[in-house]
This is a predicted structure of a 382-nucleotide RNA (Bacterial RNase P class A) from an uncultured Caulobacterales bacterium. Its mean pLDDT, the model's own confidence on a scale to 100, is 75. The sequence was found by an Rfam model in a public genome assembly.
RNA sequence: UCAGGGAGCUGGACGGUCGCGAGCUAUGUACAUUUUUAUGUGCAAGGUUCGAGGAAAGUCCGGGCUCCAGCGCGUACAGGAUGCCGGGUAACGCCCGGCCAGUGUAAACUGAGGGAAAGUGCCACAGAGAGAAGACUACCUAGUCGUUUGCUAGCCAAACAACGGGAAAAGCUGAAAGGGUGCGGUAAGAGCGCACCGGGCGUCUGGCAACAGAAGCCGCAAGGUAAACCCCAUCCGGAGCAAAACCAAAUAGGGACAGUAUUGUGGGUCGCGCCAUCGCUGUCCGGGUUGGUUGCAUGAGGCAGGUUGCAAAGCCUGUCCUAGAUGAAUGAUCGUCACCCAUCCUUGGGGACAGAACCCGGCUUACAGGCUCCCUGACACC
Numbered sequence: 001u002c003a004g005g006g007a008g009c010u011g012g013a014c015g016g017u018c019g020c021g022a023g024c025u026a027u028g029u030a031c032a033u034u035u036u037u038a039u040g041u042g043c044a045a046g047g048u049u050c051g052a053g054g055a056a057a058g059u060c061c062g063g064g065c066u067c068c069a070g071c072g073c074g075u076a077c078a079g080g081a082u083g084c085c086g087g088g089u090a091a092c093g094c095c096c097g098g099c100c101a102g103u104g105u106a107a108a109c110u111g112a113g114g115g116a117a118a119g120u121g122c123c124a125c126a127g128a129g130a131g132a133a134g135a136c137u138a139c140c141u142a143g144u145c146g147u148u149u150g151c152u153a154g155c156c157a158a159a160c161a162a163c164g165g166g167a168a169a170a171g172c173u174g175a176a177a178g179g180g181u182g183c184g185g186u187a188a189g190a191g192c193g194c195a196c197c198g199g200g201c202g203u204c205u206g207g208c209a210a211c212a213g214a215a216g217c218c219g220c221a222a223g224g225u226a227a228a229c230c231c232c233a234u235c236c237g238g239a240g241c242a243a244a245a246c247c248a249a250a251u252a253g254g255g256a257c258a259g260u261a262u263u264g265u266g267g268g269u270c271g272c273g274c275c276a277u278c279g280c281u282g283u284c285c286g287g288g289u290u291g292g293u294u295g296c297a298u299g300a301g302g303c304a305g306g307u308u309g310c311a312a313a314g315c316c317u318g319u320c321c322u323a324g325a326u327g328a329a330u331g332a333u334c335g336u337c338a339c340c341c342a343u344c345c346u347u348g349g350g351g352a353c354a355g356a357a358c359c360c361g362g363c364u365u366a367c368a369g370g371c372u373c374c375c376u377g378a379c380a381c382c
C1' cells in the first nucleotide's frame, strides 16, 4: 500500500422567526365549596423544563404486570418446544467460554451437534448388484467331453470350444458397491495370513465435563438417511393493556326450544380422591351502553467511576428522571458552519433504513455516507 476477518460509534451542528404535545408554575377573571380569603374547576394571556429508534420494523421467543382457572395424585394421554459440555440470566429456543464436525492459506465463519444393534419407511435413474444384495465384460480349471497341433505315440504337452465348478481381487455404473495401501499365499482369488492406517473393546493419563492422547487385545465387516415417522432426556395451565379497575348514564335482573337433579358444572383430555355449587350446557330471537378517569411512565432503569471474572455478566460508590398522545404531538423557513460527490478555478449537486402507544431481555430483517480499534494474508522499503 492492497485484499480479507471481527468489534464499536455516528448517521449533522449552532443561531433566529413562526407553529405543535405534556409536566410544573406567577398573574387576572368567573363560578363552586369553605376554615371568608383558603381550596378546586373553567377561561385569558405568560414563564420554565422535557419531547420518536438502532432498529420504534417483524409479532418470532422469554418474561414483568392484569384477570380467569377449586385442590391433590397419576414416570397417564394429547399437543408443543429444546437437544454436545460447562457457565450467565428474572427467564428463554437468548448470550459467553469450550469440545467435535465442516468451509477457508489464515484471521474467522457455520452447525436442526442425543439414538440407525427397538421398530417402520426411503435410497429414483444407471448398473450384474443398493442391505446380511450381486455376476455383464474380463480371471482360474485339480472335473467331464470334443477338436487341432507337436512329439519321446501316450490321453504326454500346448491351444481352442462346450458343460459343470471356483472367485468377487481388474473394469463398468452410481451420491454411495460389505474398509484402504503393500507384501506373502493360491489353480485363480479373498483379512486367507502379516505390516501400517482405519474400526471395535476395555484399561491408564490429562480435563468438572463434552472430549483428547498413549499402550494393549480382537481380523473386525448387516451401508446411508431421524429439519423421514419414531425412540430417549428435559421443559410447558389459559388469555392478554382491545388485560383489568372505577365513575356516570341507559335498558328488558328479557324471551323461546332441547338436554340434565342417584344429576349437571368447576379453560387441553382421561381416571381416582377431596371440596364447592343448584343451577348448568347447547342453539336461536331481542334490548341497552359505544362517555369519562385510572391503568400510563421510578424501571430486572440510564450514565460515570471502581472492582471480581478469559468472557457473558455480577458487586460497590456517585449521579440523573430523559415522550405519554388518544383521528393520534417534533413541523416549516432563513443564515452560518461541518461531511460526501464532481470540477482547473468558479460553482453545482447530495444526505440512508425509517415514526413510540403497558414495559423490559433477546432474535431476525432493512440501512447512502463517515469515523475508530484489533486481527489475518500478500507485496515493497528500512
Base pairs, nucleotide, nucleotide: 001378002377003376004375005374006373007372008371009370010369012337013336014335015334016333017332018331020051021050022049023048024047025046027044028043029042030041031040032039033038053353057364058363060362061361062360063359064358065240066239067238068237070274071273072272073271074270076269077268079236080235081234082233083232084098085097086096087095088094099113100111101110102109103108114231115230119229120228121225122224123223136171137170139166140165141164143163144162146160147159148158149157150156151154179197180196181195182194183193184192198220199218200217201216203214204213205212206211244294245293246292247291254285255284256283257282258281259280260279264277265276266275301320302319303318304317305316306315307314308313339350340349341348342347